[in-house]
């Protein structure tokens, strides 16, 4: 340096439907109610020719995110914080904030329940951090064995294995 292995829900991504989102947002109407409304702060708009709630009524989305399938590419696969950009998006503009990329550095072998948080509509699903058992590797030992299996115990992917 090159080629592999963990596994029975190992990882990511991408695709066309599907269901959920949700009879829910939004516009239009009727009524009641009466100054506030656009998430935060500034502008700015709209508003007593009715803001905002709240009950009706007609008509009625989506965007993320999701089960199974297809495919695709892999075994720091991935992920998650931090910090950075003359970077992209959304929000009526700015500042903020949210996501996206792409760099750096740190931490985690892996799924898995469990139970705090975090995001989300949501009981679906991701994410963190803690516990617990399993798993899979490599060192030591101990037992039985002749080529391997069981325990203990301890490390950790910058690792093992093979050339």
């Nucleotide at each position: 340096g090159u080629a592999g292995a963990g596994g029975u829900c190992g990882c990511g991504c991408c695709c066309a439907a599907c269901a959920u989102g949700a009879g829910u947002a939004c516009c239009c109407u009727g009524g009641c109610u009466g100054a506030u409304g656009c998430a935060g702060g500034g502008a700015g708009c709209a508003g007593a020719a009715g803001a905002u709630g709240c009950c009706g009524g007609a008509a009625g989305a989506a965007g993320g995110g999701g089960g199974a399938g297809g495919g695709c590419g892999c075994c720091g696969a991935a992920g998650a914080a931090a910090u950075a950009u003359g970077c992209c998006g959304c929000u009526u503009c700015c500042c903020g904030g949210c996501g996206g990329a792409u760099g750096u550095u740190u931490c985690u072998g892996g799924g898995c329940a469990u139970a705090c948080g975090g995001a989300g509509a949501a009981u679906a699903u991701c994410c963190c951090u803690a516990u617990g058992a399993c798993u899979g590797u490599c060192a030591u030992c101990u037992u039985a064995c002749u080529a391997u299996a069981a325990g203990a115990u301890g490390g950790g992917g910058a690792g093992c294995u093979a050339c």